Context: one part of a larger RNA
């Protein structure tokens, strides 16, 4: 010097980002015990006091005398408590090996599919699961206990209906057209005189190339519905007998222009807003204001009693966290035989 324990004058968080780590606390009995509350809890809330030992008695619980120590739960193991706020309701899950949490998940709520050979799901099929179950079931998606509550918009996107008319494959079925020729036909040449070979033109039927009518479903335009679907939820300008400020009016644009509660907030940029509380002193907290850069209603909004190794700020006990150090004990490293 490093570690792992222990003790420490006076102060007591003045350390740090933070009371991280230490300490306090602690078992039992007896008393007592608030706010708030979903009346069950909060609660061991808090705080306070008591524990040996000998002797009698005794209803066998405990009573009542007396002794002794610095210390009677004599040691050891064995809750520190409040207060305030966010956030999640809870217990429960999770990132084996940097993250346990406000994430997931949950009972509850809502929509939306689904009449059974169910939707859906795996599988090329057979077939399986869903279920050996049936709508109080079973899938899918949001939310997230409880409590009051979820405004307005359907124009876009979806998604349900709807069938008039527009438009639309493949397919069915006609015309015209192109190209091939069975036959017919001109002209020449052979001869075995009516047949052959060349050559011209015409040319059905088929089948073939293009091409065009008519018929043809959904789907797509169309028509509604639907926001606990995806998602949206305004500018400018003037105005009251002080000034401010606008209950009002005007003007323009939208499918509508943000309701109710909250709002410098796990959202606020200017911002350390601005008051007020706490502190001698507070960028943090906590109440409050609204000018909400850029909050809001199941992508849920506001609240909450319980609970949380969750997060913020204060307080009270306690302390080697510190002011500042020091010493002990034991292991190591060093150093030297």
């Nucleotide at each position: 010097u490093u570690g792992u324990g222990g003790u420490u004058a006076a102060g007591g968080a003045a350390c740090u980002c933070g009371g991280c780590a230490a300490a306090u606390u602690g078992a039992c009995c007896u008393c007592g015990u608030a706010a708030c509350u979903u009346c069950g809890g909060g609660a061991u809330a808090a705080g306070a006091g008591g524990u040996g030992c000998c002797u009698a008695c005794u209803u066998c619980g405990g009573u009542a005398g007396g002794c002794c120590g610095c210390a009677g739960a004599g040691a050891a193991a064995u809750g520190a408590g409040g207060g305030u706020a966010g956030c999640g309701a809870c217990u429960g899950u999770u990132u084996a090996c940097u993250a346990a949490a406000a994430a997931c998940a949950u009972a509850g709520g809502u929509c939306u599919a689904u009449g059974c050979u169910a939707a859906c799901a795996c599988g090329u099929a057979a077939g399986u699961g869903g279920a050996a179950a049936u709508a109080u079931a079973u899938g899918g998606a949001c939310u997230g206990a409880c409590a009051c509550c979820u405004g307005c918009c359907c124009g876009g996107u979806g998604c349900u209906g709807g069938a008039a008319g527009g438009u639309u494959a493949a397919g069915a079925u006609g015309g015209c057209u192109u190209g091939u020729u069975a036959u017919c036909u001109u002209g020449c040449u052979g001869c075995u005189u009516g047949c052959a070979g060349c050559u011209u033109g015409a040319g059905a039927a088929g089948c073939u190339c293009g091409u065009u009518g008519u018929u043809g479903a959904a789907g797509c335009c169309c028509c509604a519905g639907u926001a606990a679907a995806c998602g949206g939820c305004g500018g400018c300008c003037g105005u009251a007998a002080c000034u401010a400020u606008a209950a009002c009016g005007g003007u323009c644009c939208u499918a509508a222009g943000g309701u109710a509660g909250c709002g410098a907030a796990a959202u606020u940029c200017c911002u350390u807003g601005u008051c007020g509380g706490g502190u001698a002193a507070g960028u943090u907290c906590c109440g409050a204001c609204c000018u909400g850069c850029a909050c809001g209603a199941a992508u849920g909004g506001u609240g909450u009693a319980a609970c949380g190794a969750c997060u913020u700020c204060c307080c009270u006990a306690c302390u080697g966290u510190c002011u500042c150090g020091a010493c002990c004990a034991c292991a190591a490293a060093c150093u030297c035989a």

Background: This is a predicted structure of a 337-nucleotide part of an RNA (large-subunit ribosomal RNA, domain IV) from a marine metagenome. Its Rfam family is "Bacterial large subunit ribosomal RNA". The coordinates come from a structure-prediction model, not an experiment, and the mean pLDDT is 86.